This is a predicted complex of two RNAs, RNase P RNA and transfer RNA, with 414 nucleotides together. Rfam match: Bacterial RNase P class A. The family's RNA type in Rfam is ribozyme. Rfam describes the family as follows. Ribonuclease P (RNase P) is a ubiquitous endoribonuclease, found in archaea, bacteria and eukarya as well as chloroplasts and mitochondria. Model confidence (mean pLDDT): 79 of 100.
C1' cells in the first nucleotide's frame, strides 16, 4: 500500500418462531448479517387506459465491454497526488446565448495607462564644443507611443532565452505549452510525428445548449371472505366529478369531497425457489457468460435467535430480517492468508 | 415499513440564481427616577448540526451522515 476470509467454538438442560408427522403425551428438521443499517440509487411485483402524444420536470454525461437496470461493476485512456507500490476524479460543450468574477487595483475581457520607460513640441537653467545661432545635460508643462520592469489580486491577453527598437512588443526566431490541419497506431478514448498560423482568460456540483435515460403510485402496492352500524349537515359533479397526471390534449364515465355522529379493529392470500447458493469444466485480461451435477437456506403478524451451568482460546466489536432481488455508502475489538513497494 | 421536510445568535425567524450573516426578544454598560418597570443611548454574543468535495472563494451548490418533526393502514 491493494486484494480475499473469519468475526467466538463446544456440550449438556431449559425456552421462542415456522415446516412435516402424531397414538394428541410427543417427535423431527430449519431458523439473522457483512452490513440485515441509511432508504441514497436502480429493478422485479402489484394497481392505476398494461401506460397514449406533447410541454414541464428530474436523473445522467472520456472510451470499449459486462449487466434486467443503476449515483453499478470491469479493462483501458486522460488529468492530479505520492519517492514507489498505488489511490482519487460528476472527466460532453465557455468558437450558439445569457450572466458572474466581491474587496484590492490604473484596469476583471477584444480590457487599461497609477508609477515607470520612451522619442517629439514649447518654456526655463547649467555646462562644454563653438563669435551669436546649432549640439548636449536637467526641470516643468502639452500631445503621443508602450506593454519590458514595479504595484494589486484567485485570475493581468501565452512562458523562458535571443534578436529587434526611440522605448517595447510573436514585431522576428529557437524551445516548451496550447490551437488547427494531415498521415501512421489503436474498435475507440487517445498517443507519435510533420506543417500551418502565431495566442483563444477561469466558472456549467450558474443559467443554459447537445447526446442518451426517465408515465405514476409503493406490500399500509393489491385480491378474496367473515363480522358489526345509522344516519346528518354543508360544497362540487353529465356545462364531465373521483382517477390516469403537475399542466393541456386524449382515455374513462358517477360518484367524489369536508365536519359531526355510529361500527369494526378477525381469517386466508401476496409471503419467500430465486436475475438463488456451492464444486468442476470451458470461453474472456478481468467484469462477466454459458454447460454439468448437487442442495433448500427465517418467514412473523405486538412480531421467534434467549437463559443457566461447564471446557477451550487470542476473551468475543458493529449490530438484528418484516415484499423481494441486484448495488452504493456508513458502522465494525480482534485475528489469519496471498501479493506489491 | 414506505413516503415527505426541516436544522441559523440563549430563544423565535430572516438571509439560498455563491462575495465574507442580520431582526424582534433576552443580556450587560449608561442616561432618567427616590427606588423599580416602561423609555432612550450604546455594547456583547455565530464551529449557520457534523465530515468530504467543486469554486479564487460555500449559510448558499453536490455527495455523505446525526437528529428532529410530520403524512400513510
Nucleotide at each position: 500500500c491493494a486484494g480475499g476470509c473469519c468475526g467466538g467454538g463446544u456440550g449438556a438442560c431449559c425456552g421462542c418462531g415456522g415446516g412435516c408427522c402424531u397414538u394428541c403425551g410427543g417427535g423431527u428438521c430449519c431458523g439473522a448479517g457483512g452490513a440485515a443499517a441509511g432508504u441514497c440509487c436502480g429493478g422485479a411485483c402489484a394497481c392505476c387506459a398494461c401506460a397514449g402524444g406533447g410541454c414541464a420536470g428530474g436523473a445522467u454525461g472520456c472510451u470499449g465491454g459486462g449487466g434486467a437496470a443503476a449515483c453499478c461493476c470491469c479493462a483501458g485512456g486522460c488529468g492530479g497526488c505520492g519517492a514507489a507500490a498505488g489511490c482519487c476524479g460528476a472527466c460532453g460543450g465557455a468558437a450558439a446565448g445569457u450572466g458572474g468574477c466581491a474587496c484590492a487595483g490604473a484596469a476583471a475581457g477584444g480590457a487599461g495607462a497609477c508609477c515607470g520607460c520612451c522619442a517629439c513640441c514649447g518654456a526655463c537653467a547649467g555646462u562644454c564644443u563653438g563669435c551669436g545661432c546649432a549640439g548636449u545635460u536637467g526641470u516643468c508643462g502639452g500631445a503621443g507611443g508602450u506593454a519590458a520592469g514595479g504595484g494589486u489580486g484567485a485570475a493581468a491577453a501565452g512562458g523562458u532565452g535571443g534578436g529587434g527598437u526611440a522605448a517595447g512588443a510573436g514585431c522576428c526566431c529557437a524551445c516548451c505549452a496550447g490551437c488547427g490541419u494531415c498521415g501512421c497506431g489503436g474498435u475507440g478514448a487517445c498517443g507519435c510525428g510533420g506543417c500551418g498560423g502565431c495566442u483563444c482568460g477561469c466558472c456549467a456540483a450558474a443559467c443554459c445548449c447537445c447526446g442518451u435515460c426517465c408515465g405514476g403510485u409503493g406490500c399500509a402496492a393489491g385480491g378474496c371472505g367473515a363480522a358489526g352500524c345509522a344516519g346528518g349537515u354543508c360544497c362540487c359533479g353529465a356545462c364531465g366529478a373521483a382517477g390516469c397526471u403537475g399542466c393541456c390534449c386524449g382515455c374513462c364515465g358517477a360518484g367524489g369531497g369536508a365536519c359531526c355522529g355510529g361500527g369494526u379493529a378477525c381469517g386466508c392470500c401476496g409471503c419467500u425457489c430465486g436475475a438463488g447458493c456451492g464444486g468442476c469444466c470451458g470461453g474472456g485480461c478481468a467484469a462477466c457468460c454459458g454447460g454439468c451435477c448437487g442442495c433448500c437456506u427465517a418467514g412473523a403478524g405486538a412480531g421467534a435467535u434467549g437463559g443457566u451451568c461447564g471446557c477451550c482460546c487470542a476473551a468475543g466489536a458493529c449490530a438484528g430480517a418484516a415484499u423481494c432481488c441486484g448495488g452504493c455508502u456508513u458502522a465494525c475489538a480482534g485475528g489469519c492468508c496471498u501479493g506489491c513497494u | 415499513g414506505c413516503c415527505g421536510g426541516a436544522g441559523u445568535a440563549g430563544c423565535u425567524c430572516a438571509g439560498c440564481u455563491g462575495g465574507u450573516a442580520g431582526a424582534g426578544c433576552a443580556g450587560c454598560u449608561g442616561a432618567u427616577u427616590u427606588g423599580u418597570a416602561a423609555u432612550c443611548a450604546g455594547c456583547u454574543g455565530g464551529u449557520c448540526g457534523g465530515g468530504g468535495g467543486u469554486u479564487c472563494g460555500a449559510u448558499u451548490c453536490c455527495c455523505u451522515u446525526c437528529u428532529c418533526c410530520g403524512g400513510c393502514u